[in-house]
Background: This is a predicted structure of a 76-nucleotide RNA (c-di-GMP-I riboswitch aptamer) from a soil metagenome. Model confidence (mean pLDDT): 89 of 100. RNAcentral holds the sequence, with entries from MGnify. It matches the Rfam family "c-di-GMP-I riboswitch aptamer". Rfam links the family to the GO term cyclic-di-GMP binding. Rfam describes the family as follows. GEMM was predicted in a large-scale screen for bacterial structured RNA regulatory elements. Of the family's consensus pairs, 100% are formed in the model.
RNA sequence: GCAAAGCCGUCGAAAGACGGUGACGCAGAGCCACGGGACUACGGCGAUUUCCAUCGUCAUGUCAGCCGAGCCGCCA
Repeated sequence: GCAAAGCCGUCGAAAGACGGUGACGCAGAGCCACGGGACUACGGCGAUUUCCAUCGUCAUGUCAGCCGAGCCGCCA
């Protein structure tokens, strides 16, 4: 210097994000979704089903405080 979880508010189908509060931690817990990994499934497809609904499957979504790469930065 940054800021976890929790709590409050807003957005979102969700994962989660943003703001406030708050500090678990972090010598890059800076930026970045390029590679891997993880999370969610509005929606699509398939199955069960009279229907509702349920189950399975798939990111176009999400996570950088999961790892690597790139960029920038700090120390010796």